[in-house]
The RNA shown here (Bacterial RNase P class A) has 366 nucleotides and comes from Luteimonas sp. RNAcentral holds the sequence, with entries from ENA. The organism belongs to Luteimonas, within Bacteria.

RNA sequence: GGAGCCGGCCAGACAGUCGCGUCACGCGCGUCCAUUUCGAUGGCAGCGGGUGCCGAGGAAAGUCCGGGCUCCACAGGGCACGGUGCCAGGUAACCCCUGGGCGGCGCGAGCCGACGGAAAGUGCAACAGAGAGCAGACCGCCGAUGGCCCGCGAGGGCACAGGCAAGGGUGAAACGGUGCGGUAAGAGCGCACCGCGAGUCGGGUAACCGACCGGCACGGCAAACCCCACCGGGAGCAAGGCCAAAUAGGGACCUCAUGACGCGGCCCGCGUCGGGUCCGGGUAGGCCGCUGGAGCGUAUCGGCGACGAUGCGCCUAGAGGAAUGACUGUCCACGACAGAACCCGGCUUAUCGGCCGGCUCCGCCA
Numbered sequence: 001g002g003a004g005c006c007g008g009c010c011a012g013a014c015a016g017u018c019g020c021g022u023c024a025c026g027c028g029c030g031u032c033c034a035u036u037u038c039g040a041u042g043g044c045a046g047c048g049g050g051u052g053c054c055g056a057g058g059a060a061a062g063u064c065c066g067g068g069c070u071c072c073a074c075a076g077g078g079c080a081c082g083g084u085g086c087c088a089g090g091u092a093a094c095c096c097c098u099g100g101g102c103g104g105c106g107c108g109a110g111c112c113g114a115c116g117g118a119a120a121g122u123g124c125a126a127c128a129g130a131g132a133g134c135a136g137a138c139c140g141c142c143g144a145u146g147g148c149c150c151g152c153g154a155g156g157g158c159a160c161a162g163g164c165a166a167g168g169g170u171g172a173a174a175c176g177g178u179g180c181g182g183u184a185a186g187a188g189c190g191c192a193c194c195g196c197g198a199g200u201c202g203g204g205u206a207a208c209c210g211a212c213c214g215g216c217a218c219g220g221c222a223a224a225c226c227c228c229a230c231c232g233g234g235a236g237c238a239a240g241g242c243c244a245a246a247u248a249g250g251g252a253c254c255u256c257a258u259g260a261c262g263c264g265g266c267c268c269g270c271g272u273c274g275g276g277u278c279c280g281g282g283u284a285g286g287c288c289g290c291u292g293g294a295g296c297g298u299a300u301c302g303g304c305g306a307c308g309a310u311g312c313g314c315c316u317a318g319a320g321g322a323a324u325g326a327c328u329g330u331c332c333a334c335g336a337c338a339g340a341a342c343c344c345g346g347c348u349u350a351u352c353g354g355c356c357g358g359c360u361c362c363g364c365c366a
Base pairs, nucleotide, nucleotide: 001362002361003360004359005358006357007356008355009354010353012331013330014329015328016327017326018325020055021054023052024051025050027048028047029046032043033042034041035040057337061348062347064346065345066344067343068342069236070235071234072233081232082231083230084229085228086100087099088098089097090096101115102113103112104111105110116227117226121225122224123221124220138168139167140164141163142162145161146160147158148157149156150155176194177193178192179191180190181189195216196214197213199212200211201210202209203208240288241287242286243285250279251278252277253276254275255274259273260272261271262270263269295314296313297312298311299310300309301308302307332335
């Protein structure tokens, strides 16, 4: 100097003018209530205006996971169903995060991962191919041994019996792989390395790793059923709670009333019908839930780390047609994706540019 990897941070800056929202404090208007010496005083909903503080995000998004909170349901255990799935830890919890293992990719810093069990059982494998699971011989190789032929013989030939699975061919996959030896040709038949193993020993909390041993028995698929371990009740702030009209309807009592009507004729009885008082439920409307929290910053300590503990400091939207905007000036690298609606922890997706820290590889110079 070039090319990259990982982590953290910012999200146009400054000034001025006007505007919007919550809250707090004055002022003015003013309903109602209380007190009153009838002058007023105090409290309080609302309206107008003023001052002050604060006022979107790293994703506020998708609503994909996990929790808080609220209501409903619920003895305990099991089955079913669904989810998660290497190991250990973190956490309120997690399909999250951290560390480790294994596998794959990269020269490397690093990145990626549905990564439990196929020796519990049941299944599946199109087409091609001889054969697709305790298989198989199409081409091929051999023919040592037995057979046949030739030869005096040594030996040669045939490929009938038979042997083989090395080579070719099919396939996603062919019952360990490569090499050497061996053999008639071959074959874990023997050996070395690799692979494999319900073996032994050692290391590690564990996943797993290493050494030795065993000639190989034991192919693949569980994102097929299944088995194993763990987890899981449902609905969601339009949750849910409080106050509460008018009108209609309900209940109790009183009254009109020795009433009228109905119970198919009559009596008793019962029911219905007008008015009043009280009670309770729902609706309109209003209030709460509602933002101080698993919160943020900082320091120290513990831990490889995720994270935890303690001290100190800070307050940082809370609306309900829903606020955070507009204009002007100066500057620059000319400004992306995007707007809270109960809250929080994650994941994923979108995103102009730029800053800081750590690290890797290549080239050059000394």